[in-house]
RNA sequence: AGAGUUUGAUCCUGGCUCAGGACGAACGCUGGCGGCGUGCCUAACACAUGCAAGUCGAGCGAGAGACUUCGGUCUCUAGCGGCGGACGGGUGAGUAACACGUGGGUAACCUGCCUCAAACAGGGGGAUAGCCUCCCGAAAGGGAGAUUAAUACCGCAUAACAUCAAUCUAUCGCAUGAUAGAUUGAUCAAAGGAGUAAUCCGGUUUGAGAUGGGCCCGCGGCGCAUUAGCUAGUUGGUGAGGUAAAGGCUUACCAAGGCGACGAUGCGUAGCCGACCUGAGAGGGUGAUCGGCCACAUUGGAACUGAGACACGGUCCAGACUCCUACGGGAGGCAGCAGUGGGGAAUAUUGCACAAUGGGGGAAACCCUGAUGCAGCAACGCCGCGUGAGUGAUGAAGGCCUUCGGGUUGUAAAGCUCUGUCUUUGGGGACGAUAAUGACGGUACCCAAGGAGGAAGCCACGGCAAACUACGUGCCAGCAGCCGCGGUAAUACGUAGGGUUCCAAGCGUUAUCCGGAUUUACUGGGUGUAAAGGGCGAGUAGACGGCGUUACAAGUCAGAUGUGAAAACUUGGGGCUCAACCCCAAGACUGCAUCUGAAACUGUAAUGCUAGAGUGCAGGAGAGGAAAGUGGAAUUCCUAGUGUAGCGGUGAAAUGCGUAGAUAUUAGGAGGAACACCAGUGGCGAAGGCGACUUUCUGGACUGUAACUGACGUUGAGGCGCGAAAGUGUGGGGAGCAAACAGGAUUAGAUACCCUGGUAGUCCACACUGUAAACGAUGGAUACUAGGUGUGGGCACUAACGUGUCCGUGCCGGCGCAAACGCAAUAAGUAUCCCACCUGGGGAGUACGACCGCAAGGUUGAAACUCAAAGAAAUUGACGGGGGCCCGCACAAGCAGUGGAGUAUGUGGUUUAAUUCGACGCAACGCGAAGAACCUUACCAAGGCUUGACAUACAACUGAAUACAUAAGAAAUUAUGUAGUCCUUUCGGGACAGUUUGAACAGGUGAUGCACGGUUGUCGUCAGCUCGUGUCGUGAGAUGUUGGGUUAAGUCCCGCAACGAGCGCAACCCUCGUGACUAGUUGCUGUGAAGAACAGAACUCUAGUCAGACUGCCGUAGUUAAUACGGAGGAAGGUGAGGAUGACGUCAAAUCAUCAUGUCCCUUAUGUCUUGGGCUACACACGUACUACAAUGACUACUACAGAGAGAAGCGAAACCGCGAGGUGGAGCAAAACUGAUGAAAGUAGUCCUAGUUCGGAUUGGAGGCUGCAACUCGCCUCCAUGAAGCUGGAAUUGCUAGUAAUCACAGGUCAGCAUACUGUGGUGAAUACGUUCCCGGGCCUUGUACACACCGCCCGUCACACCAUGAGAGUUGAGAAUACCCGAAGCCCAUGUAACAGUGGUCGAAGGUAGGCUUGAUGAUUGGGGUGAAGUCGUAACAAGGUAACC
Repeated sequence: AGAGUUUGAUCCUGGCUCAGGACGAACGCUGGCGGCGUGCCUAACACAUGCAAGUCGAGCGAGAGACUUCGGUCUCUAGCGGCGGACGGGUGAGUAACACGUGGGUAACCUGCCUCAAACAGGGGGAUAGCCUCCCGAAAGGGAGAUUAAUACCGCAUAACAUCAAUCUAUCGCAUGAUAGAUUGAUCAAAGGAGUAAUCCGGUUUGAGAUGGGCCCGCGGCGCAUUAGCUAGUUGGUGAGGUAAAGGCUUACCAAGGCGACGAUGCGUAGCCGACCUGAGAGGGUGAUCGGCCACAUUGGAACUGAGACACGGUCCAGACUCCUACGGGAGGCAGCAGUGGGGAAUAUUGCACAAUGGGGGAAACCCUGAUGCAGCAACGCCGCGUGAGUGAUGAAGGCCUUCGGGUUGUAAAGCUCUGUCUUUGGGGACGAUAAUGACGGUACCCAAGGAGGAAGCCACGGCAAACUACGUGCCAGCAGCCGCGGUAAUACGUAGGGUUCCAAGCGUUAUCCGGAUUUACUGGGUGUAAAGGGCGAGUAGACGGCGUUACAAGUCAGAUGUGAAAACUUGGGGCUCAACCCCAAGACUGCAUCUGAAACUGUAAUGCUAGAGUGCAGGAGAGGAAAGUGGAAUUCCUAGUGUAGCGGUGAAAUGCGUAGAUAUUAGGAGGAACACCAGUGGCGAAGGCGACUUUCUGGACUGUAACUGACGUUGAGGCGCGAAAGUGUGGGGAGCAAACAGGAUUAGAUACCCUGGUAGUCCACACUGUAAACGAUGGAUACUAGGUGUGGGCACUAACGUGUCCGUGCCGGCGCAAACGCAAUAAGUAUCCCACCUGGGGAGUACGACCGCAAGGUUGAAACUCAAAGAAAUUGACGGGGGCCCGCACAAGCAGUGGAGUAUGUGGUUUAAUUCGACGCAACGCGAAGAACCUUACCAAGGCUUGACAUACAACUGAAUACAUAAGAAAUUAUGUAGUCCUUUCGGGACAGUUUGAACAGGUGAUGCACGGUUGUCGUCAGCUCGUGUCGUGAGAUGUUGGGUUAAGUCCCGCAACGAGCGCAACCCUCGUGACUAGUUGCUGUGAAGAACAGAACUCUAGUCAGACUGCCGUAGUUAAUACGGAGGAAGGUGAGGAUGACGUCAAAUCAUCAUGUCCCUUAUGUCUUGGGCUACACACGUACUACAAUGACUACUACAGAGAGAAGCGAAACCGCGAGGUGGAGCAAAACUGAUGAAAGUAGUCCUAGUUCGGAUUGGAGGCUGCAACUCGCCUCCAUGAAGCUGGAAUUGCUAGUAAUCACAGGUCAGCAUACUGUGGUGAAUACGUUCCCGGGCCUUGUACACACCGCCCGUCACACCAUGAGAGUUGAGAAUACCCGAAGCCCAUGUAACAGUGGUCGAAGGUAGGCUUGAUGAUUGGGGUGAAGUCGUAACAAGGUAACC
C1' cells in the first nucleotide's frame, strides 16, 4: 500500500466481497511447562447452608464460671451507655438529568473523628433497662408490679472573641450586602475514668485549619420532525413557612407570563467519565477488569436516629413470593464471599490466613475484617521455554507418483557420538518482617543423580493468497468469503501422498467493532448524459457582503498563571535470568478558566466617499399582459338555381352518402373556431407561454446623459404568488377536430395501427386542480480569462466605405476542464457567496401516518425481503422489414429443364429374425459405395472354438512343412490312412512348424468426431486478413486498410501521419490457340492396283526448345496519373480460353466405419470360424437421373467425318457357325505399329400423316447366351410374343453468357459378371443480356442498437403452481405513560388535647378500584399488490425506422 467482481474488450461511476488489528468471548480438533493477568455480557430470576460489623469492663450495675496465698485475680454472658454499623464490598435496574465531564461561584452553606489556639469543668436532682415476682402467647414477643447504677437524662450557677436584637464608625464589593470595631440588652456549657503518683485518656464553649460534602451556574457529549407546539406551581412578584443553605422548595394573594425550527414537548434507547479498540490523522466504535462520580439494594411509599442516611446485612406501612404455625398469628430478603437451582453458546472453590496493606473499636494487650493477601479451577488472554544436537547414502524398507528410465518422502529414519532446558528423584533453602509474628510454602531459587527417555498439532493449497499430483465421484454427493467449482480425464467435492516465506501449544470457525471505505468527503466527494438543480418568481428569518478614517477588543494572535486526579500512553532509566509484568523520572494530556498585551483581518460603533445598487431626464424596439371592438380566407350547415349517376375512401376494399337528386358548380345566408403569406436557430416574457387589425389601460428590459440618494447589495429555509396539457364544478357555446363508443376492413386473433361516423372535451366566464422529457435533462449573483463569423435593438465618429461601443441571440474554435461525449465570455474554465438536491439495483415514489383537494389525485415519504450487479460514455464486431456505392446466371432477357408418366437409383417411413453403419437446409439424399449372388459384410438365424483367425516372448512334448484319399457333417470341423523327413553335428541342440498347459496378452466396423491428430466440406477464387516501426487516444482501439478516381482484384494512380512488410489477388506451373528451330518412326508425302519395298524431310502430325501480347504504338477522355474507349498491326488484345492453385478465419460442420489415437467398455464374447439368410422387403413420401409423350419425329436403305483413352490370368483380328446374344478360332499386339473399333447425330432416298399411332417402351410369357463353386431369393445380354402409363406436366423450382446451353455418340475406372451412375473425349451447335427498381448471396463506407451464444439475439405483461416477507382487515388479546374520580396504610406536619405521652380531627399521601381516551406489540377468516423460483400458458409491448419512432 491494495486486490477480486458488471464488458467480447475499454474507461468511468457504483455497490458487494477479501487481505489487517481487536475481544470478559463461544464452538470444533488438539494439548508439555512456567510467569503475569482475566473469568454470569443472559434472569436487577429465585435462593438451602456457612461466613461477610463489631468493639470498649480504663463509662455502669448485675449474674455465672475458674483460680486463690482468701487480699483478690482472670474469663464469660445479657443489659444500660459510648464509638462504629452513612466506610469497605456488590450491581447497572432506573436515569437524556446539573446524572456525568470540564471550568467557575457560594457575599446562600454544613463538616463526627484529626491538628493548632483560647478559656473552662462549681453544686444538685429524679428516673430507667438489666435482675426479681406475676400475667398473656404455640412461637415471635408483650404487659404489670417492686428495686438499682452510670461518661444515660434534667434543672441551677459561671462565661464570651458564640448566637440574637438595637445604635454608630471605617473599609471593601457590580449589587443584595460583607468584614472589622464600639455600646447596651437577652440566651446557652461540661463527665468522668485509669494509675501510688507523675501523668495519660476523655468532657464543655469558641476561633482557625485540614478533610469530606450540600447547593448554583457557563460549556460539552444519543436517535426520531412520519413527535410542532408545550406549560397551571406553570413564569414572575409580595407576605409567611421550611432547610445547614439560595430558591415555587411549600403556601396565600397579585400579574400573565415562561419554553420552542439555534428543535421545546413526546417517544425510543442509554449509567457518565479517565480510558479501551481501531485509524496516518481527523474520526468511528466501546464503557469488562483498574480508578473517579452517580444511582440502586425483593417492588412501592415514608420518616426516625445521627456530624453524616431517607440507611444492602436498621425501623414502619402496603404489594408479590417463600417458610413456620397449636390457624389466633409470626419470620425472611446473597445486585457481600463461597455455593444451589434456573436461564443460556457461555463464565470458577460452600479453600487458607489476618503474616503483609488497609479499615472499625479499644489507653493498650487484643478482638473483628469473604476488604485484602494467597492458594484451587479454566490455553480465556498476553509473555517466555521445550518437544533434542552432531554425524549418518546400500540415497534402506514402506508409501505416493511415473514417460517404467526413474523421481519423491529424504539426512528424514535406522545406526554411531553427545547434551540435559522442562519433566523425575534426592539434598539445601530464601526475600517479603533491619526485634517477635509467614497463610503463601519446604514455594521461588541453588546443587547432585538418571535417562532421548514423557511432550505437535491445526488450517489452507482455482484466483484474490504462500502452497499440486493421483484415485474415487459424475450438475450426484458435496464445496463456497466474493468470483464461482461438480453433467467421465475436477490442482475448486471426498481420500491419499506431497509441498507451502501459513501459524504453532495452539490452530481454525462463528458473533461483534474499527480499518481498507475519499462508500456521508471538516481534513476529503459530487449534481449536462452515471444517483443528484427546486417548474418559475418577488421576498421573511438566516448566511455572505464595496472604498477611506477613528475607536473598542467579542472572534483572532502572543505571553504568563491556575487547573487538566492517579493509573493508562510515549520517551529515558531500573527490578524480576529475558519478556509479559512491576517501579522511578520526564513528556504528553491537543481542553477550560483568569490576567496582561497586539490591532492587520472579521465583528461592533461613529463619520465620510461613489466604482455596486437605485432615482431623475431624453430616446427608440417588441406575438409582454388585460379589456372592448373590427376584418377577410377556409371548413361545415341551411335556402335557391344549374346538373346527373355516382360520390367518398383505401395498399386493396367495405361500412357511409346519393334518383326523396348526392358529389360538382353558382348565388345568398347562419354559426363557431383559428389567424395563410409576412416568418427569420427573429422579437418579448421569471417560467408556463405569447402571432389578423384598431383603441384604451398597464408591467419590464435596452441606449444616451451623469443631476440626485449614498452600500440602500447578493442569495434565500419556511410562508406567499404564478404555473402547459389533461381533468373537476356551475352557467353558456359548439363550425372543425376528436378520447369513449358503433360499424367496415386487416389478421390465426385485432378490444390496435387504416377507413366511415361520433359523445365528452377542445372555446367563453367564474372557481378548483398544481402536475409534465415544466429540458439547455445545465439554480442564482459577481469578477476575470485568445480569437473568428452571422443576426436583433440602440449610441458615437465618418463625405462614403467603414470603425468603435453597450445589451441580447446563434455558429465555429484556442487555453483550461471533462470518464468520454463534449463545454468553451450565453462555460461544463478560474475564483467567491447563498440556496436546493444525491449516496448500489429492485421493492417504490409504493405502504402507513400527516397535510392539501369536491373527486381524480398531489406533497412529504419508509421498512421487511431480494440481487451482485444496475448504470454512463466510448470501441470492435454482428444485425436492421436503416442509408449510399459496387459485384455475382442474383434478378431481368433468353434457351433447355425439374415438379405430372414409366423405369433406374438414393433417402425417409413402415415392415422384418436382420432389413449393418454413417451422411440431414444451402454444404445429407446416382452421398461413403471406382460397381452387396458367395466373398465383400460390419446385420440376423443356426452350428463351432476359447492364448484364440492374427503379433511377441517363455516352459513342456512332437518332427517336419505340405500334398492326396476315405468317412460323418450344411460347412467350419473331426477321425483315419498314404506319401513326404530341413541345417549343423560334439547327437546336447538350432531353425521352422504343429499340439497341450499356464500366465502375460491378442482381438473388437463396441462408446465418445462434444477428448483428439490427420483429412474434407462451406462461406469463396469472395478480396480480403494481418504485422513491424511511427503517430493519435487514459484505454479498448484507431491510423496504415479511410478519401477522389480506377480495376476482375486491398489492381493501380493521386492525396493523406504515416512509412514499409507479410499471407491472399496477379504472375511464375499444366493444357489449348500462331510461328520458328531441331528431330523423323510405328506417323506423313511420293512411286506403286494394293501389300511389301524404296525414296523424301516440303506439308499434316508427333514432341522438345524458343518466339509471341506488354495497353508496347496512335487518337480521344482523364489530375501531364492510373485507367477507359476507339484504331492499327497481329494467330491471338486488354486476365486470349480452360485447369491446378482456396488467405486470417467461421460453422463444438463431417469423419473413432479409411487410417492413427486418449479414456471407458467386452474377454468360453461386443472376439473368431462356417452355412444359410439379409443389406435387393413395400401401403406410401421426397431427391437425383434415364426414356418418352413424337413429324425439327419414328422406321428402312445407302453413306461421310473424330478425339481421348484401354489392353498380358489382357485386348483378341481374319475366317467359319448362329436371326441374335454368342460360339469355334487363334493371327497380331506390352502398342503413333496389333486389337477392342463399324462412331452417332448430320447427309441422301423412301414409308408413316396426327392416331395412344410404324410414337412410347414398362410389364409379362416363352426360348436362349455369357460370367461364375453357385444366377431361387438376387446378375447382364439376345430372339419371338405382349404393348402399361404417358399427348409437354399445378403451386413451386433448377442449370446455363460461347465453342457455352442444348443435342449426338465414344472411352475409361471399379469389375469374374453386372452402369440410365461417375470421370473424361470429341461431333453438331444456338438464343439473349435494355438494365440494376426488385428477390438471393457477397464486398466497402456510413448510421442506429437495450445484441456479443451476436436477430434462430434480447426481452415485456397477464394467467396457472410453489415458497417468502409485507399492507389492509369484522375483531381478539397483552403492555406502557398520563388524566379525572373513589378509597386511603405508614409517616412528617398542623390543630385540639395532656404536666408530658397517649388519644382525637385535618392536609398531603403508596398500593388498590372505577371511567373514557392515547401510544405500542402479538394475533385474525378474508383480501391487495411485491419478491423469488424448472425448459408451464397466451400473445409480442420495447431494443434496428423493432416493422404504427420512442418517451413523459